Predicted 3D model of a 73-nucleotide RNA (transfer RNA) from an archaeon. Its Rfam family is "tRNA". From the family's description: Transfer RNA (tRNA) molecules are approximately 80 nucleotides in length. The family's RNA type in Rfam is transfer RNA. RNAcentral holds the sequence, with entries from ENA.

RNA sequence: GCCCCGGUGGCUUAGCGGUUAUAGCAGUCGGCUGUUAACCGACAGAUCGCCAGUUCAAAUCUGGCCCGGGGCG
Numbered sequence: 001g002c003c004c005c006g007g008u009g010g011c012u013u014a015g016c017g018g019u020u021a022u023a024g025c026a027g028u029c030g031g032c033u034g035u036u037a038a039c040c041g042a043c044a045g046a047u048c049g050c051c052a053g054u055u056c057a058a059a060u061c062u063g064g065c066c067c068g069g070g071g072c073g
Stems, first nucleotide, its partner, number of pairs: 001072007010025003018056001027043005049065005
C1' cells in the first nucleotide's frame, strides 16, 4: 500500500430500508426471605465510530476518514 471482517446503553449482543432500536449481565427501586444469596416484578440508561450522499424514510444502502482484528505484498 491492497483485500476481508468488525465498531449499537457500563460490558456482551440482536438488527439486513418503514411503530417506540433487542436481549442477557451489571445498576436503581420494590416483592419474597429471620438475614444474605437465589428467584420474581418494575425503572433508568444508546445523537447506532465520525462526516457527507442516496431516499418520502437510513443503525441498515453508497463514498471518504478514524479505531480494532485478520490476510497478501